[in-house]
Background: A computed fold for a 112-nucleotide RNA from Sporolactobacillus vineae DSM 21990 = SL153, annotated as SAM riboswitch aptamer (S box leader). It was read from a public genome assembly, where an Rfam model found it. The source organism's lineage runs through Bacteria, Bacillati, Sporolactobacillaceae, Sporolactobacillus and Sporolactobacillus vineae. Model confidence (mean pLDDT): 84 of 100.

RNA sequence: UUCUUAUCAAGAGUGGCGGAGGGACUGGCCCGAUGAAGCCCGACAACCAGCAUCUUCAAUGGAUGAUGUAUGGUGUUAAUUCCAAGAACACAUGGUGUUCAAAAGAUGAGAA
Numbered sequence: 001u002u003c004u005u006a007u008c009a010a011g012a013g014u015g016g017c018g019g020a021g022g023g024a025c026u027g028g029c030c031c032g033a034u035g036a037a038g039c040c041c042g043a044c045a046a047c048c049a050g051c052a053u054c055u056u057c058a059a060u061g062g063a064u065g066a067u068g069u070a071u072g073g074u075g076u077u078a079a080u081u082c083c084a085a086g087a088a089c090a091c092a093u094g095g096u097g098u099u100c101a102a103a104a105g106a107u108g109a110g111a112a
Base pairs, nucleotide, nucleotide: 001112002111003110004109005108006107007106008105013041015040016039017038021031022030023029026084027083028082042077043076044075047073048072049071050069051068052067053066054065056063057062081104086100087099088098089097090096091095
């Protein structure tokens, strides 16, 4: 980088450094000198591994599932993935609403 798969309506700071941008892209609409991005510390969460307990299968090894933990690898830490995009349906008169493995995106895990 590509492919597959799961999740994406919850949660998380009056901290330090920094010094003007940021919310992926497009169109909106927002956040920001009452301090953006980024880094550190903290916090949140539980995808993977670990550890503990229980259940089932097995039977000197162990495997499956569940519950917890927060040690490690990640991740996250404004607004539903901020909203929309594609399709369908309903209402109605170019708008509103609902649904969806639509597209796109983010994160974890596995593979190449």